[in-house]
Molecule: c-di-GMP-I riboswitch aptamer
């Protein structure tokens, strides 16, 4: 330096939920609370999802249609990194 692989144990990190608090939503902090993770560390200017305030669009003015500048790394994918073998 490359491969492969295995405990969640030593320590880490914290799914659903519940509460407040911020947002226009998705959601995101913080308490609490584990379902799980070998990268659930880090990147949102590679794809995908998830939202649509603002915005444009209309014979339809709407419980409408589009758009991320809003979001999600615990969906793929990239980078860096721990242990054991080989």
């Nucleotide at each position: 330096a490359u491969u492969u692989u295995u405990u969640a144990a030593g320590g880490g990190c914290a799914a659903a939920c519940u509460u407040a608090u911020u947002g226009a939503a998705a959601a995101a902090u913080a308490a609490g609370g584990a379902c799980a993770c070998a990268a659930a560390a880090c990147c949102a200017a590679g794809g995908g999802c998830c939202u649509a305030a603002a915005c444009u669009a209309c014979a339809u003015c709407g419980a409408u249609a589009g758009u991320a500048u809003g979001g999600u790394a615990g969906c793929u994918g990239g980078u860096u990194g721990g242990a054991a073998a080989a």